[in-house]
RNA sequence: GCCCUCAUCAUCUAGCCCGGUUAGGAUACAGGCCUUUCAAGCCUGCGGCGGGGGUUCAAAUCCCCCUGAGGGCACCA
Numbered sequence: 001g002c003c004c005u006c007a008u009c010a011u012c013u014a015g016c017c018c019g020g021u022u023a024g025g026a027u028a029c030a031g032g033c034c035u036u037u038c039a040a041g042c043c044u045g046c047g048g049c050g051g052g053g054g055u056u057c058a059a060a061u062c063c064c065c066c067u068g069a070g071g072g073c074a075c076c077a
Stems, first nucleotide, its partner, number of pairs: 001073007010027004020057001029045005050066005
């Protein structure tokens, strides 16, 4: 220098290919129920698409650029 992959709640992750419900689940945390108490269980809450631009009625999703992480190839006189 070229190419490829990845980035989503506090944490882990689904969804992206093929655009359309309030972005789903688990754990954690908070409250409640239950229980003699605790744990477990049940209910509720909490909280997220790396940044910018484009396309579109509509973008986590498609396209471009950038940032960060990882990998492969080449160069190394």
Predicted 3D model of a 77-nucleotide RNA (transfer RNA) from a bacterium. Its Rfam family is "tRNA". Rfam classes the family as a transfer RNA. Rfam's curators write: Transfer RNA (tRNA) molecules are approximately 80 nucleotides in length. Its mean pLDDT, the model's own confidence on a scale to 100, is 82. It was read from a public genome assembly.